Transfer RNA from a Nitrospinaceae bacterium, 73 nucleotides, folded computationally.
It matches the Rfam family "tRNA".
């Protein structure tokens, strides 16, 4: 430098054919025990990596910049 892949909640991801976001795991409160662990109930106001663009409306769709991983020279 040129290609393909990804960046969404504290961690690990999901979320396509555009209509304002979800899951387990942490965490937190609560039952339950003599206390505890498990176990059950309950809780999420995420600048969806940043700027722009197209639309009534973008995490998806376009450009561009940034980081990470791979391949190729």
């Nucleotide at each position: 430098g040129c290609c393909g892949g990804g960046g969404u909640a504290g961690c690990u991801c999901a979320g396509u054919c555009g209509g304002u976001a979800g899951a387990g795991c942490a965490g937190a409160g609560g039952a339950c025990u003599g206390a505890a662990a498990a176990u059950c109930c309950u809780c999420g106001u995420g600048u969806c990596a940043g700027c722009g663009g197209u639309u009534c409306g973008a995490u998806u769709c376009c450009g561009u910049u940034c980081c990470c991983c791979g391949g190729c020279a």